Background:
Two RNAs folded together computationally: RNase P RNA and transfer RNA, 472 nucleotides in total.
RNA sequence: UGAGUGGACCGGGUGACCGCUCCGGCUCCACAGCCGGGGAGGAAAGUCCGAGCUCCACCGAGCAGGGUGCUGGGUAACACCCAGGAGGGGCGACCCUACGGAAAGUGCCACAGAAACAUACCGCCAGCGGCUGGCUUAGCCAGUGCGGGCAAGGGUGAAAUGGUGAGGUAAGAGCUCACCAGCAACCGGGAGACCAGUUGGCUGGGCAAACCCCACCCGGAGCAAGACCAAAUAAAGGGGCAAGACUGCCUCGGGUCCCUUGACUCGGGCAAGUCUAAGGUGCUCGGCCGAAGCCCUCGGGUUGGUCGCUUGACCCUGAUGGUAACAUCAGGGCUAGAUGAAUGGUCACCGCUCCCUAGCGGAGUACAGAACUCGGCUUACAGGUUCACUCACCCA
RNA sequence: GGGCCGAUAGCUCAGCCGGUAGAGCAACGGCCUUUUAAGCCGAUGGUCCUGGGUUCGAGUCCCAGUCGGCCCACCA
Numbered sequence: 001u002g003a004g005u006g007g008a009c010c011g012g013g014u015g016a017c018c019g020c021u022c023c024g025g026c027u028c029c030a031c032a033g034c035c036g037g038g039g040a041g042g043a044a045a046g047u048c049c050g051a052g053c054u055c056c057a058c059c060g061a062g063c064a065g066g067g068u069g070c071u072g073g074g075u076a077a078c079a080c081c082c083a084g085g086a087g088g089g090g091c092g093a094c095c096c097u098a099c100g101g102a103a104a105g106u107g108c109c110a111c112a113g114a115a116a117c118a119u120a121c122c123g124c125c126a127g128c129g130g131c132u133g134g135c136u137u138a139g140c141c142a143g144u145g146c147g148g149g150c151a152a153g154g155g156u157g158a159a160a161u162g163g164u165g166a167g168g169u170a171a172g173a174g175c176u177c178a179c180c181a182g183c184a185a186c187c188g189g190g191a192g193a194c195c196a197g198u199u200g201g202c203u204g205g206g207c208a209a210a211c212c213c214c215a216c217c218c219g220g221a222g223c224a225a226g227a228c229c230a231a232a233u234a235a236a237g238g239g240g241c242a243a244g245a246c247u248g249c250c251u252c253g254g255g256u257c258c259c260u261u262g263a264c265u266c267g268g269g270c271a272a273g274u275c276u277a278a279g280g281u282g283c284u285c286g287g288c289c290g291a292a293g294c295c296c297u298c299g300g301g302u303u304g305g306u307c308g309c310u311u312g313a314c315c316c317u318g319a320u321g322g323u324a325a326c327a328u329c330a331g332g333g334c335u336a337g338a339u340g341a342a343u344g345g346u347c348a349c350c351g352c353u354c355c356c357u358a359g360c361g362g363a364g365u366a367c368a369g370a371a372c373u374c375g376g377c378u379u380a381c382a383g384g385u386u387c388a389c390u391c392a393c394c395c396a
Numbered sequence: 397g398g399g400c401c402g403a404u405a406g407c408u409c410a411g412c413c414g415g416u417a418g419a420g421c422a423a424c425g426g427c428c429u430u431u432u433a434a435g436c437c438g439a440u441g442g443u444c445c446u447g448g449g450u451u452c453g454a455g456u457c458c459c460a461g462u463c464g465g466c467c468c469a470c471c472a
Stems, first nucleotide, its partner, number of pairs: 001392010012350007020039008041367001045378002048376005053222004058287006065218005070084005085099001086097004100213002105211002107207003121154002123150003127146002130144006162180006183200004188195002226307004237297005244275004248270003252267006279289002300471003314333008351365005397468007406421004415452001424438004445461005
């Protein structure tokens, strides 16, 4: 100098004028006005994960369903993050990985091919008998037939049952040997994934983002959750389930017995208590709650207000522990809360990019915009700053 | 704001447990008819929304994105 890798960060600035929203103060019955202050993002997005919070009164077990999937750690939790292992890619810095089990079982592997999980189409090989032909004729060679041996070579396919080499054999073959790959056992290292060594026999295809098995995790709904106030209407109609039993109390009513007090019985009322049915947010069961209604459907009314609503697993700085993610401690800070929905518009100058006719020119200035709140992931993004590292070339 | 579905021929839809994607209507050509309609026969017509992954192989399975649609307010 050029090419690249990994992180961190910014992503317009200043001024004037005119507006919007929230908070505080003042004037003020109120409306309104004045002053001061705050006012979009790294992704606010997709809603893909995980939580807080709220309701389903609550708790437990099983089944179903869903999710995760190398190991160890971090965290409130996660499919996230950190560190490590294995495999793959790159000369390298470095990057990527849905990375448990195919020897638990089931299933699939189209077409082609003999065969896709158990097999021989072509082929190679010796043997036997018959036939045909040839010759240098006790025989040999070639072709053909039969039942055998083999899986080396050919061919098919995405994939054909360890690979290469040597020996061996009738031909072959882990049949034997050396090295390599894989598996199992033993031993050693490591917290573990795993790594290294020795021995063994020679090996038993792929797919689990097919069913499934194993280990672990998960109740459902979502701020339009939910709570309160106000207004209005028909707390209406239809369908389904349930509306039970016992005790207690009553200066309640009727009846029978009785001279009366009173006793028994039927009914009514109160709602104090007990058991239980329906119901209790996938299903079943159990505990438990539970006589008040519950579920579905079709209609009616309102389109108001307050809370939830922004102080929080928050941000910044420092110290300590840890390889790191992160944790703890100390100090400091307050940083949007709208609800037809604010956070904007115009002008001037500057910055940056592009174009040209080269100047007091023109065009443009990314992706995108809160809606209960956090932690992540993913996706979109003009341009720029900065740190560390790698490779190539040149110079000293 | 939150939740749930869908995208396949010009239109409306099928497509199972992955193996070269079909039906009806429309459009085109032919037959029939004097002609049209109806009927019969035939052929055409596909980026299976897009991109990536798993697999030998993806409309189908997985991930990410684009577009479209539906539902959810409160009161008694």
It holds a member of the Rfam family "Bacterial RNase P class A". By type it is a ribozyme.